[in-house]
Molecule: SAM riboswitch aptamer (S box leader)
Organism: Desulfatitalea sp. UBA4791
RNA sequence: UAAUCAUGUUGAGAGGCGCGAGGGAACUGGCCUGACGACCGCCCGGCAACCUGUCCAUAAAGGUGCCAAAUCCAGCCCGUACAGGGAAACAUGAGGU
Numbered sequence: 001u002a003a004u005c006a007u008g009u010u011g012a013g014a015g016g017c018g019c020g021a022g023g024g025a026a027c028u029g030g031c032c033u034g035a036c037g038a039c040c041g042c043c044c045g046g047c048a049a050c051c052u053g054u055c056c057a058u059a060a061a062g063g064u065g066c067c068a069a070a071u072c073c074a075g076c077c078c079g080u081a082c083a084g085g086g087a088a089a090c091a092u093g094a095g096g097u
Base pairs, nucleotide, nucleotide: 001096004094005093006092007091008090013044015043016042017041018040022033023032024031027075028074029073030072045067046066047065050063051062052059053058071089076086077085078084
């Protein structure tokens, strides 16, 4: 980091320290969340099983990842509408250059 493939309704923090105002990717609209300190950083803890270990099963030592709400919801298409499905975008991993 372009194209590609897979996954994205499960699961996991009332923790400690620091910081101090927004945060939930971007835009619009909602809806949440935050001075009872969010977000972010470090430590600790945990989840999961993509890579990985062993012979599939399985495991969790290692590399990532993740730990409010479905990827928080909607937007575009199908559906009268609702439900539902799909797309796009995004995220993560594998892989590639």